[in-house]
Molecule: transfer RNA
Organism: Desulfovibrio sp.
This record gives sequence, C1' cells and structure tokens, in this order.
RNA sequence: GGGUCAUUAGCUCAAUUGGUAGAGCAGCUGACUCUUAAUCAGUUGGUUUGGGGUUCGAGUCCCCGAUGACCCA
Repeated sequence: GGGUCAUUAGCUCAAUUGGUAGAGCAGCUGACUCUUAAUCAGUUGGUUUGGGGUUCGAGUCCCCGAUGACCCA
C1' cells in the first nucleotide's frame, strides 16, 4: 500500500429477504431464610462506532471516516 471481518444494554451475544431492538449474566425490588448465599417472581437499562445518502420506513442497503483483529504485498 491492497483486501476481509468485527463494532448493538454495564459484560457476552442474537435480531429471518428492510417493517414495534431482544436474550443470558450483571443491577434494582419483592418472596423465601435467624442472617448471607442459593432459588423463585417482577423490573430498570439502547443516539445499534461517527457522519452522509437511498427509502413511506435502515441495526440491516450504498458512500466517506474511526477503532480492533486477520490475510496478501
């Protein structure tokens, strides 16, 4: 220098051919317990890496960047 992949909740990851952004863990509240832990029930939490474009509608498609990993030279 060229190319591929990844970036979504505090963490690890889903999200079907573009149509209401979810799960587990963690957090909070309650039940249970002498207390803690465990268990059970409920619940909060998102500018989907930044900007722009296409579209009635974008996590998803297109363009330009950022960060990380890998391959080629």